[in-house]
Molecule: SAM riboswitch aptamer (S box leader)
Organism: Saprospiraceae bacterium
């Protein structure tokens, strides 16, 4: 920099108290053992492969990543649009941000 991020996909073993990026709220997971590790497992195809094709498609999953609660749990900002008397409140799209992954 540049693509993706509403999908997919757990069990054991070692720990022991706290975690879900950060600051707050909020909801939530957790002694019926949570985050962390490590071990087998698997899911998915970012690189890597093989084969048509002409910069895409199909397959398969050795390999290097990377992931296996919740939408990237929500939440911020600008726009557009809708209810609304409204410059309240609120719904509904797009987009920025900011993060998370891979080249």
């Nucleotide at each position: 920099u540049u693509a993706u991020c509403u999908a997919g996909a757990a069990a054991g073993g070692u720990u022991g108290a706290g975690g879900g990026a950060u600051a707050u709220g909020g909801c939530c997971c957790u002694a019926u053992g949570a985050c962390a590790c490590c071990u087998u497992a698997g899911c998915a195809a970012c690189c890597g492969g093989u084969c048509c094709a002409u910069u895409g498609g199909a397959c398969a999953a050795a390999g290097g990543u990377g992931c296996u609660a919740a939408u990237u749990c929500c939440a911020u900002c600008u726009c557009u649009u809708c209810u609304g008397c409204a410059a309240a409140a609120g719904g509904a799209g797009a987009g920025a941000a900011a993060g998370a992954u891979g080249a």